Record summary
A computed fold for a 273-nucleotide part of an RNA from a Candidatus Woesebacteria bacterium, annotated as large-subunit ribosomal RNA, domain VI. It was read from a public genome assembly.
Context: one part of a larger RNA
RNA sequence: CGUUCGAUUCUUGAGGGGAGCUCUCCGUAGUACGAGAGGACCCGGAGGGACAGAUCCCUGGUGUGCCUGUUGUCGGAAAACCGGCAACGCAGGGUAGCUAUAUCUGGACGGGAUAAGUGCUGAAAGCAUCUCAAGCACCAAGCCCACCCCAAGAUGAAGAAUCGUUAUAGACCACCCGUAGAUGACGGGAUUGAUAGGCGGGAAGUGUACGCAUCGCAAGAUGUUUAGCUGACCCGUACUAAUCGGUCAAAAUGCUGUGGAGAACAGAGGAGG
Numbered sequence: 001c002g003u004u005c006g007a008u009u010c011u012u013g014a015g016g017g018g019a020g021c022u023c024u025c026c027g028u029a030g031u032a033c034g035a036g037a038g039g040a041c042c043c044g045g046a047g048g049g050a051c052a053g054a055u056c057c058c059u060g061g062u063g064u065g066c067c068u069g070u071u072g073u074c075g076g077a078a079a080a081c082c083g084g085c086a087a088c089g090c091a092g093g094g095u096a097g098c099u100a101u102a103u104c105u106g107g108a109c110g111g112g113a114u115a116a117g118u119g120c121u122g123a124a125a126g127c128a129u130c131u132c133a134a135g136c137a138c139c140a141a142g143c144c145c146a147c148c149c150c151a152a153g154a155u156g157a158a159g160a161a162u163c164g165u166u167a168u169a170g171a172c173c174a175c176c177c178g179u180a181g182a183u184g185a186c187g188g189g190a191u192u193g194a195u196a197g198g199c200g201g202g203a204a205g206u207g208u209a210c211g212c213a214u215c216g217c218a219a220g221a222u223g224u225u226u227a228g229c230u231g232a233c234c235c236g237u238a239c240u241a242a243u244c245g246g247u248c249a250a251a252a253u254g255c256u257g258u259g260g261a262g263a264a265c266a267g268a269g270g271a272g273g
Stems, first nucleotide, its partner, number of pairs: 001153001005164007015150004021049007033038001051106005059100004066093005071086006110145003117138004170248004175189004195241003198237005204230003211224005
């Protein structure tokens, strides 16, 4: 921009894409078969590999604005206690998120039409014959469905419900944000509000803070104290910020008939211009 008034929400599915794998073991059964050696079809069950999708409850990894220990040095006048720098200084852990080696799930079942193949009936050709004779049937990991995803620009532009047509339905900008994200986009919120921050509580992490007291010459230990601190997580709470505002937006730029104008293109004339 189109989809022939403008919108919101939900669908249909023409069409397209994805997936499609495989092994071992057990029962049937040491049965059928076979002199023996060996050793099944069919059917049922169990467990794997690789691949793929989803997820973070579990197991781990990461986790540079979490906690702790600790070295050197500088600063806060000294001590204590903190802070800066040294790869996050180094080291030990670790929430959310992200993640795989973690967890769950998938290939299926089934239907239709077939290939090779196997057949039935059956003539041409008194027989025979599965048949580039009529007719009928079975049959594959393959084909079409079935399973998952996209999908009405499917211009053949589909359908349903609801709302609205003059500043209204609705949308956008701006504003507070997000597990969404390079930017657009997408999603949530916008005071009739829990959207973000703060605050309160909890979870979870770290591992028992500072100060003081007691003991010890001291390093330090013990008590107060399973403390203190804490990013992303959960619940709650209007304390702060979502203010004030602006823009676009629907019945003709459509269709039909009549009259007029009209190309440098196509074409025509021309030996050519």